[in-house]
RNA sequence: GAGAAAGUGGGCUUCGGCCCGCGAGUACAGCGGCGAACUGGUGAGUAACAGGUGGGUAAUGUGCCCUGAAGUCGGGGAUAACAUCGGGAAACCGAUGCUAAUACCGGAUGUGAUCGUUGGGACUCUGGUCCUGGCGGUUAAAGCAGUGAUGCGCUGAAGGAUCGGCCCAUCCCCCAUUAGCUUGUUGGUGAGGUAACGGCUCACCAAGGCUACGAUGGGUAGCUGGUCUGAGAGGAUGGUCAGCAACACUGGGACUGAGAUACGGCCCAGACUCCUACGGGAGGCAGCAGUCUAGAGGCUUCGGCAAUGGGGGAAACCCUGACCGAGCGACGCCGCGUGGGGGAUUGAAGGCCUUCGGGUCGUAAACCACUGUCAUUGGGAAAGAAUGCCUGGAUGGUGAAUCCAGGAGGGACGGUACCCAAGAAGGAAGCCCCGGCUAACUCCGUGCCAGCAGCCGCGGUAAUACGGGGGGGGCAAGCGUUGUUCGGAUUUACUGGGCGUAAGGAGAGUGUAGGCGGUUGACCAAGUCGUAUGUGAAAGCCUUAUCGCUUAACGGGGAGAGUGCACUGGAAACUGCAUGGCUAGAGCAGGGUAGAGGCAAGUGGAAUUCCUGGUGUAGCGGUGGAAUGUGUAGAUAUCAGGAAGAACAUCUGUGGCGAAGGCGGCUUGCUGGGCCCUUGCUGACGCUGAGGCUCGAAAGCGUGGGGAGCGAACGGGAUUAGAUACCCCGGUAGUCCACGCGGUAAACGGUGUGCACUAGGUGUGGGGGGUAUUGACCCCUCCCGUGCCGGAGUUAACACAUUAAGUGCACCGCCUGGGGAGUACGGCCGCAAGGUUGAAACUCAAAGGAAUUGACGGGGGCCCGCACAAGCGGUGGAGGAUGUGGUUUAAUUCGACGCAACGCGAAGAACCUUACCUGGGCUUAAACUGCUUGGUAAACCCCUGGAAACAGGGACUGUGGCAACACGACCCAUUAGAGGUGCUGCAUGGCUGUCGUCAGCUCGUGUCGUGAGAUGUUGGGUUAAGUCCCGCAACGAGCGCAACCCUUGUUGUCAGUUGCCAUCAUUUAGUUGGGGACGCUAGCAAGACUGCCGGUAACAAACCGGAGGAAGGUGGGGAUGACGUCAAGUCCUCAUGGCCCUUACGUCCAGGGCUACACACGUCCUACAAUGGCCAAGACAAAGGGUUGCAAGACCGCGAGGUGGAGCUAAUCCCAAAAACUUGGUCUCAGUUCGGAUUGCAGUCUGCAACUCGACUGCAUGAAGAUGGAAUCGCUAGUAAUCGCGGAUCAGAACGCCGCGGUGAAUACGUUCCCGGGCCUUGUACACACCGCCCGUCACACCACGAAAGUCGGUUGUUCCAGAAGUCGCUGCAGGAACCCUCGA
Repeated sequence: GAGAAAGUGGGCUUCGGCCCGCGAGUACAGCGGCGAACUGGUGAGUAACAGGUGGGUAAUGUGCCCUGAAGUCGGGGAUAACAUCGGGAAACCGAUGCUAAUACCGGAUGUGAUCGUUGGGACUCUGGUCCUGGCGGUUAAAGCAGUGAUGCGCUGAAGGAUCGGCCCAUCCCCCAUUAGCUUGUUGGUGAGGUAACGGCUCACCAAGGCUACGAUGGGUAGCUGGUCUGAGAGGAUGGUCAGCAACACUGGGACUGAGAUACGGCCCAGACUCCUACGGGAGGCAGCAGUCUAGAGGCUUCGGCAAUGGGGGAAACCCUGACCGAGCGACGCCGCGUGGGGGAUUGAAGGCCUUCGGGUCGUAAACCACUGUCAUUGGGAAAGAAUGCCUGGAUGGUGAAUCCAGGAGGGACGGUACCCAAGAAGGAAGCCCCGGCUAACUCCGUGCCAGCAGCCGCGGUAAUACGGGGGGGGCAAGCGUUGUUCGGAUUUACUGGGCGUAAGGAGAGUGUAGGCGGUUGACCAAGUCGUAUGUGAAAGCCUUAUCGCUUAACGGGGAGAGUGCACUGGAAACUGCAUGGCUAGAGCAGGGUAGAGGCAAGUGGAAUUCCUGGUGUAGCGGUGGAAUGUGUAGAUAUCAGGAAGAACAUCUGUGGCGAAGGCGGCUUGCUGGGCCCUUGCUGACGCUGAGGCUCGAAAGCGUGGGGAGCGAACGGGAUUAGAUACCCCGGUAGUCCACGCGGUAAACGGUGUGCACUAGGUGUGGGGGGUAUUGACCCCUCCCGUGCCGGAGUUAACACAUUAAGUGCACCGCCUGGGGAGUACGGCCGCAAGGUUGAAACUCAAAGGAAUUGACGGGGGCCCGCACAAGCGGUGGAGGAUGUGGUUUAAUUCGACGCAACGCGAAGAACCUUACCUGGGCUUAAACUGCUUGGUAAACCCCUGGAAACAGGGACUGUGGCAACACGACCCAUUAGAGGUGCUGCAUGGCUGUCGUCAGCUCGUGUCGUGAGAUGUUGGGUUAAGUCCCGCAACGAGCGCAACCCUUGUUGUCAGUUGCCAUCAUUUAGUUGGGGACGCUAGCAAGACUGCCGGUAACAAACCGGAGGAAGGUGGGGAUGACGUCAAGUCCUCAUGGCCCUUACGUCCAGGGCUACACACGUCCUACAAUGGCCAAGACAAAGGGUUGCAAGACCGCGAGGUGGAGCUAAUCCCAAAAACUUGGUCUCAGUUCGGAUUGCAGUCUGCAACUCGACUGCAUGAAGAUGGAAUCGCUAGUAAUCGCGGAUCAGAACGCCGCGGUGAAUACGUUCCCGGGCCUUGUACACACCGCCCGUCACACCACGAAAGUCGGUUGUUCCAGAAGUCGCUGCAGGAACCCUCGA
């Protein structure tokens, strides 16, 4: 300056509407001022003066604010808005016209400021700062409100405050497999630029600058106060809050401004999204909400400016997703509740467990009276509010500011906190765990399945570990899981570790940087110590008889701390700087001395091979044994001569020398180092040593020589399953020399170098001294080297121990679980081979050291055993018996499986047994016990059916009592229990086998050791023996050994019947009388103990020999089996936990099977014959058994046997004959007069019954077999071998088993070997223990990593090309009111 509308009041109306007032000079738009550079967000970039801490700026800026001074005069021309017109889809733009200012522009003044020039003074840290003069140039301003007072502004300058800019010191992650980087780079001069210093930029000049105290490069990352953890030191981290920096779609750029290179400004480029009329435009939530996407995962499009704070304004007031509040989320912290009391002589019901008695959940519940937080309902009801404003007053230059009183107004949260009342125990508990660590236990299910698991590890039929139930433990509105960080972890060791053998000393030296460094005086004050000052923001942490929310969390106040940095003035012991001395470290000089120290040249003998010649003949050579090889073309052997190369016997020695590698005939030359002695000199000159440099065995490589022997590779011969090996015959590189490379070894003392200190003993090498001696030794002693033993100390132990692995100091190197791997990639070195430096992915729950106890060894020592050897006889071959495997079967029941299963359970399967199969039956049952009630006799016997079991029928009957009834028995029904040779011997008891009748196995106390453990128990002897003796840090003891027991061998004694018979009678006969002497029987005793003698041994134990004795060194035999081992055997003897079956896996019955038969094995019998078979005659035992039994004599039968029955309940009678043997005869070497299988016939016996499936007899038949392969068993004396006899089981059925006696040998040198065992020792990677452990390939599956023709992307260096916006400069052009000049009007 232009200027609405809704609404509302009034008026008019042709009801279509119009006008006026208020709304309101408001909204909206514009000019101008201030702000927008604050607040808020994010973590992309950044390893940097970005950040932290402390300084500097004399090299700087600062709007608004404060202080004290100065000024504010007088003019001018425009332009938005607006109006009109035009263009465009839009965004927006253009033209013409009007107007204002604190907008814009001349002029004046110049306190000052500034520039030039010229004086003075003060200060001083880069040669600058400050104060004060003279002269000259340049340079300001704006008004508005009010009647006014006055207020708010404006201009230039000074000071302050605040906030910045810049600079410096210091701190600030990983990789050295990133070692060199840099050209505006480093500095100078001058100029430009900036608020300001500066290569900030430019021109010229110089060639610098940074780096092992880590430059450059790469990776990662906002920094800090703090946070988490930790005793601390540290380690990890940087979310909320606070400080700083950076960023705002990505990149670049300036403008404006006091301040930006500007989150919600501008320009350009790019990507993306949107609009479009296709011509063009718009945009930037890492603001608050919200949406989408990605993701395992993360909130409301809320209320309010009431408070605090910010901006504008004179103020009212306006703006403020800052902020204050509310909402959502157990995300965290804190507080509270889900009830408290009583309640058991029914510990309720129910669940779970149970030894079935009970226990437990559990005072828990019920029940009885209480309380009332929270939630619910109803009522009341805050603080947070102070300013400011208005009025009045006090003070005041009666100005402002300030103060006092009164008044109006003022709360988002929110009718919220809080208070009162009501009713009601009512609405309010879960999660994890219960094998150990770690607090909390049982049942069921499952059966290495399903599953668990943080580590160890659970689960394969009794799972406190899985799943469920009960119970319990922990925490609690939470509880667990996962991830992450620190801790424990002294497991990166600064505090606070190590390196002989566990990971770890560089192969050795020299020496650079660095680190460390003898003694003394004075100086300085960098380190060091303490004083004062400043700082170390706030918050946080810590603290407080502190204060406010009922308490707490939380918040307010105070104090302390903040171990750091800076500055100030002190101290001077120690370190250090600079300085003057000293001689003990170090070195030099002098005199001696040992040595396989090094290099070069020369030289010697033995041996080997080859060559020549001689002698000589058939082999040589080689091996475990051989062969290849070599030799009659003359080898090997031997003699002589010659050639070549390599190595140096004896001396030679844990002797010497050298830094290590290494060095060995002799001589000479050159040369390094050490040691000893002595005095003199220098005066800390030293020690160590990252890098560097040098040396560095053997093998290897290059060039050229040499080449005798040896000898990788290779050839051949052997060995062997094979033998790419060991052994043998050959043999090329190489071994040797010169020059060069290589640079590694178990380069080891597995022990870095130097210095100092800390008991000894005993060798040895070098040197010196003393004593002694004629001299050499010997002896004592000092220094240096090299060994052994050993104390303290050290060490995990082993061990080390003045040559330390002890005690210290200095410096270097190295280690940080095993494997992957000393590998890959990269770098460096090399001719190559390769060396050096040196990872990761992945994988494992260990790898490892030392020592202990065992076990084991084709380790050692000692010693046993029929273990071998020496012998005798067998098995394995045949036939048969028997057991087993296998096969078969309806079933062939089951168990036993190396020794230690296989003539075993079984001391006896025709039925039974019997557990198996087939078939037929039964279901409280065949048998046992109990309860309840009811019933009757039930059995036995007979008949029928049936294979029987059984079913049906018949008959018959208890005891007591007069009877009722009772008792006993039985049956039926009911019920609980029954029954199982079903499973598990790997749930068990008991019993047994085996090592093994082997001599061992342990304990107490003591001692030693960190400990496991050791000692004892080992050692020297001895024994059958851990038997005994001696010794001993052991002393004792127990279970074993032995003895005690039985038997046998001798004697005595007691006793004599059924036994015996010398004497006396007697007989066919010990038959009878008689006898106790003998034998025998069976009781009790004796005897044998190394007791005696001799020898040996240690004066021992003991052994050897001898005497005596029946017996002699445990007399023979038996019984007796330590701690333990084998998850040995047995659930089918018995017992038993658990599981399973219940008209059947129980039970009864008949028949069958266990007796099968191609085959294989074990154990036996009989044989193969003449040491025999057969026939005849004759002799001698022991131990047993016998009344449902043994059975004589007699008779019958060839016989098995039968008839018959004396005798015997047994030292009486019987079985019962013993046989081998002796005598005589026969057979005469053969498949037989051997052998007897098999088969036929006929019988006997047992038994209900001999078909499947018995034994025996007679006659007949007469098989294999002629001494048994590999292999393998038993036995050491009355034994083997051989011969017969008896018994158990049993109706019958032994070649088996258990016993008995007869006859009756051989051999043992010995312990090397095989097997088993005992003791000591040694090695060990074994410890379910050598039937152990363990390595590699291959096959299959899976995982990780690498490589791969290539292909795609990211990042980076250098060079070049193109290049927007923009800033500055130059040039040109154009536009323009004010101001100037000129012209015109």
This is a predicted structure of a 1385-nucleotide RNA (small-subunit ribosomal RNA) from an uncultured prokaryote.
Its Rfam family is "Bacterial small subunit ribosomal RNA".
Model confidence (mean pLDDT): 83 of 100.